[in-house]
RNA sequence: AACAGAGUAGAAAUCGGUGCGUUAAGUGCUGUGCGGACGGGGAGUUGCCGCAUAGACGAAGGUUUUUCCACGGUGCCGAUUUCGCAUCCCGCUGUC
Numbered sequence: 001a002a003c004a005g006a007g008u009a010g011a012a013a014u015c016g017g018u019g020c021g022u023u024a025a026g027u028g029c030u031g032u033g034c035g036g037a038c039g040g041g042g043a044g045u046u047g048c049c050g051c052a053u054a055g056a057c058g059a060a061g062g063u064u065u066u067u068c069c070a071c072g073g074u075g076c077c078g079a080u081u082u083c084g085c086a087u088c089c090c091g092c093u094g095u096c
Stems, first nucleotide, its partner, number of pairs: 002095004010083010020072003029055008040090004061069002
């Protein structure tokens, strides 16, 4: 030098636990504004995430009433599995 590889934040699914809602919040979708994060270092988007706000859409309650069951593209926590630096430069490991 060349080729190959490792590693993050995080995401998804499943299971378990624990809440919330069923007087409809939440989830999902769209617009606008603000902010944030993105392998060890640097840069960093038209991608990602959060908050605020507006809009469209939209569901399931039942019960033996001390509760229990059901439902919700429901919140949080834990475990497992899978995926995983948008991208660029440098570094690291192997071939050596």
THF (Tetrahydrofolate) riboswitch aptamer, 96 nucleotides, folded computationally. Its mean pLDDT, the model's own confidence on a scale to 100, is 77. It matches the Rfam family "THF (Tetrahydrofolate) riboswitch aptamer". Rfam's curators write: Tetrahydrofolate (THF) riboswitch was first reported for Ames et al. as an RNA motif in 5' untranslated (5'-UTR)regions of folate transport and biosynthesis genes in Firmicutes genomes.